[in-house]
RNA sequence: GAAGCGACUCAAAUCGUCGCGUCCUACGGGAUGAGGAAAGUCCGGGCGCCGAAGGGCUGGUCGCCGGGUAAUACCCGGUGCGCGUGAGCGUGAGGAUAGUGCCACAGAAAUGAAGACCGCCGAGCUCGCUCGGUAAGGGUGCAACGGUGCGGUAAAAGCGUCACCAGCAAAGUCGAGAGGCUUUGGCUAGGUAAACCCCGCUAAAGGCGCAAGGCGAAGGUAUAUCUCAGGGCAAUGGUGGCCCGCCAUCCUGAGGUGCUGAUGCCGCUAGAGGUUUCGGGAAACCGAAAUCCCAGAGAGAUGACGAUAUAAACAGAACCCGGCUUAUGAGUCGCUUCACUU
RNA sequence: GUGCCCGUCGUCCAGCGGACAGGAUACCUGCUUGCCAUGCAGGUGACGGGAGUUCGAAUCUCCCCGGGCACU
Numbered sequence: 001g002a003a004g005c006g007a008c009u010c011a012a013a014u015c016g017u018c019g020c021g022u023c024c025u026a027c028g029g030g031a032u033g034a035g036g037a038a039a040g041u042c043c044g045g046g047c048g049c050c051g052a053a054g055g056g057c058u059g060g061u062c063g064c065c066g067g068g069u070a071a072u073a074c075c076c077g078g079u080g081c082g083c084g085u086g087a088g089c090g091u092g093a094g095g096a097u098a099g100u101g102c103c104a105c106a107g108a109a110a111u112g113a114a115g116a117c118c119g120c121c122g123a124g125c126u127c128g129c130u131c132g133g134u135a136a137g138g139g140u141g142c143a144a145c146g147g148u149g150c151g152g153u154a155a156a157a158g159c160g161u162c163a164c165c166a167g168c169a170a171a172g173u174c175g176a177g178a179g180g181c182u183u184u185g186g187c188u189a190g191g192u193a194a195a196c197c198c199c200g201c202u203a204a205a206g207g208c209g210c211a212a213g214g215c216g217a218a219g220g221u222a223u224a225u226c227u228c229a230g231g232g233c234a235a236u237g238g239u240g241g242c243c244c245g246c247c248a249u250c251c252u253g254a255g256g257u258g259c260u261g262a263u264g265c266c267g268c269u270a271g272a273g274g275u276u277u278c279g280g281g282a283a284a285c286c287g288a289a290a291u292c293c294c295a296g297a298g299a300g301a302u303g304a305c306g307a308u309a310u311a312a313a314c315a316g317a318a319c320c321c322g323g324c325u326u327a328u329g330a331g332u333c334g335c336u337u338c339a340c341u342u
Numbered sequence: 343g344u345g346c347c348c349g350u351c352g353u354c355c356a357g358c359g360g361a362c363a364g365g366a367u368a369c370c371u372g373c374u375u376g377c378c379a380u381g382c383a384g385g386u387g388a389c390g391g392g393a394g395u396u397c398g399a400a401u402c403u404c405c406c407c408g409g410g411c412a413c414u
Stems, first nucleotide, its partner, number of pairs: 001338010013308006020033005035314001039325002042323005047209004054244004062200002064078005079093001080091004094198002099196002101192003117138002119134007146165004150160002166188001168185007213266004219260003224257008235249004273292008343413007352367004360397001369385005390406005
């Protein structure tokens, strides 16, 4: 210098003029006002309501190990595997001897201890064919029944307590565990579970979501309607994928004057909150103390111009948080590889 | 705002692990006709994008993009 890898920070500040939302006001004014993703709505919770919100079936979630968390599919650390020269990165990583399915075309044969197309070997004869042996070699294919070598054999074959390698099992040992290492054994029967499925897990698992839900109210309604108690489940609905149960519509009784409702108010922002310091931990994270209050609309505010100095990208809160993913400008630090110079 | 659904030739549909992605219509070329239409023959033309699983993806999974529906 070039090309990369990782971790992190900021997203403007100040002043002037005009303007907007919310709050306070002594009515002069003052205080405050978007994001790291406010986005996608992909996960997880808080919160609220509904008529136990129960039982069963089915389904769904997650899936190496340990830890963190309110919780997760998230985060941290580790193991194995894969990729990269490397810094590092990825990982959707339970089970394929529980069972079933699928593996097109090609190929002799695609899972069953099956299978002989060419070749190799043996035998027979009508001499280029038949029978038998053989999975070493060729060929096919993503994949051909452990691989290479040596021995062995008619040719072959884990046929060989032959060597090495891969895999499996057992024992020992290290580790909290996933798993690592060593030794021994018998020689070992493909892939696919982001196909059905089996096993494990309960952290979550009734449903709906702030258009949840609560309070008031012009008007409307009156053999109306609400609440409570009891009866009842034939039908319809609530109910969720299905069944039972339960509840409502139905009936009876009691009580009330209500019920509904344009619309207004609440819910609404003080919270698993922020900042700093200290402590625990390898980290995620946890604990303690001090300190701060930091948008809250309801057709929906947060802007425009000028200056200092040149200010930019993606993009705009609507119940609130924790993550993930995607979009995006500028910069800092650490590290790697290559080239050159000293 | 909340909860859902769908993307295949220009258009409308089929296909749900192995196809040269099929059909209708539209378009193009030729034949038929004096010419046009009809008819006949042939042709062009698509899996919204990117990753992953698999030997193999329009199909299965994830993330984006675009479009649509319901609810005051």
Molecule: RNase P RNA; transfer RNA
Organism: Candidatus Obscuribacterales bacterium